Model confidence (mean pLDDT): 84 of 100. Predicted 3D model of a 79-nucleotide RNA (c-di-GMP-I riboswitch aptamer) from a Myxococcales bacterium. Lineage of the source: Bacteria > Pseudomonadati > Myxococcota > Myxococcia > Myxococcales.
RNA sequence: CCGACGAAACGGCAAACCACUCGCGAGGGUGGGACGCAAAGCCAGGGGUCCCGCGCCGCGGGACGGCCCAGCUACCGAA
Numbered sequence: 001c002c003g004a005c006g007a008a009a010c011g012g013c014a015a016a017c018c019a020c021u022c023g024c025g026a027g028g029g030u031g032g033g034a035c036g037c038a039a040a041g042c043c044a045g046g047g048g049u050c051c052c053g054c055g056c057c058g059c060g061g062g063a064c065g066g067c068c069c070a071g072c073u074a075c076c077g078a079a
Base pairs, nucleotide, nucleotide: 012037013036017032018031019030020029021028022027035066041072042071045069046068047067048064049063050062051061052060053059054058
């Protein structure tokens, strides 16, 4: 000097709920609010859950990234 493990700190995100608003709906946006989160950052590829429509054993179109997996990227660092 580099790396691994890792305490702490700075900072980050923001569930339920409430207000306004968009959507037939699942849900989304903004503000308030914090249950939690070390990828609760990105991504709808696989699975899952949910919504809507139809000629309803199914098909089509959607929602959820804070359900799981895969993929991409990433802050700090005492003993």